[in-house]
Model confidence (mean pLDDT): 82 of 100. A computed fold for a 73-nucleotide RNA from a Spirochaetota bacterium, annotated as transfer RNA. The RNAcentral record of the sequence draws on ENA. The source organism's lineage runs through Bacteria, Pseudomonadati and Spirochaetota. It matches the Rfam family "tRNA". From the family's description: Transfer RNA (tRNA) molecules are approximately 80 nucleotides in length. The family's RNA type in Rfam is transfer RNA.
RNA sequence: GUCCUCGUGGGGUAGUGGUUAUCCCAUCUGAUUCUCAGUCAGAAGAUCGUGGGUUCGAAUCCCACCGAGGAUA
Numbered sequence: 001g002u003c004c005u006c007g008u009g010g011g012g013u014a015g016u017g018g019u020u021a022u023c024c025c026a027u028c029u030g031a032u033u034c035u036c037a038g039u040c041a042g043a044a045g046a047u048c049g050u051g052g053g054u055u056c057g058a059a060u061c062c063c064a065c066c067g068a069g070g071a072u073a
Stems, first nucleotide, its partner, number of pairs: 001072007010025003018056001027043006049065005
């Protein structure tokens, strides 16, 4: 340089065109407990790497760029 895969809450992960983006861990609040842990109930937290395009509608399809990993010379 070329090609392939990936980028989604604090961490991990599902979602391959259609309401309100899923679940796990962590965090916070309440209940339980003498207290902690555990358990139960609830809450907050991602406009989906950035910009543009296609479409009635985009996390999802297309293009460019940025970043991570891999293959090749």